[in-house]
RNA sequence: UAAAACCUUCGGGGAGGGGUGGAAUUCCCCACCGGCGGUGAACCCCAAGGGGUAAGCCCGCGAACCAACCGUGCCGGUUGGCCGACCCGGUGCAAUUCCGGGGCCGACAGUGACAGUCUGGAUGGGAGAAGGUGAGG
Numbered sequence: 001u002a003a004a005a006c007c008u009u010c011g012g013g014g015a016g017g018g019g020u021g022g023a024a025u026u027c028c029c030c031a032c033c034g035g036c037g038g039u040g041a042a043c044c045c046c047a048a049g050g051g052g053u054a055a056g057c058c059c060g061c062g063a064a065c066c067a068a069c070c071g072u073g074c075c076g077g078u079u080g081g082c083c084g085a086c087c088c089g090g091u092g093c094a095a096u097u098c099c100g101g102g103g104c105c106g107a108c109a110g111u112g113a114c115a116g117u118c119u120g121g122a123u124g125g126g127a128g129a130a131g132g133u134g135a136g137g
Base pairs, nucleotide, nucleotide: 005133006132007131008130009129010128016030017029018028019027032116033106034105035061036060037059038058043052044051045050056104057103065081066080067079068078069077070076071075086102087101088100089099090098108120109119110118
C1' cells in the first nucleotide's frame, strides 16, 4: 500500500388559514415538503496535491405496484414489467444544475367526500453512507 468476503451503526420531509357541505387535513383558494448515487462554473478548507458543499422535474437507482418462476409455509427470494414532472430571460467558452421569473410532479390500500402532507402495511424494506475485520511485511 491492496482485493474478495464478512461485521456494526446510520439511512424521508410536509395540512397552517379560509370557503362549500350533513360529512373533506381528501374538493376549491392561499400555504407547506422534496430519499440515494452521478454530473455541475458560485462558495468554503487546505496549500500546490487535493478535499468539502450545491438539481424534486438532466442521467441512473430505491421503495411501492403487476406478472412468471423457485423455495417455503402465508412469508421470502429471483427475473421481467411498470416507474411522475421545466420552460423563459440573464451571465458565461461552457449551466434544463448558478441568478431572476413563471410553471409542473408526487406508489398502493383505507376513509362519512376524490389524499404528495391523515391512517395502514412499516418497530418492515431500501438505494446508499460511515466505521471495523480482512492486514502479516

Record summary:
The RNA shown here (FMN riboswitch aptamer (RFN element)) has 137 nucleotides. The sequence was found by an Rfam model in a public genome assembly.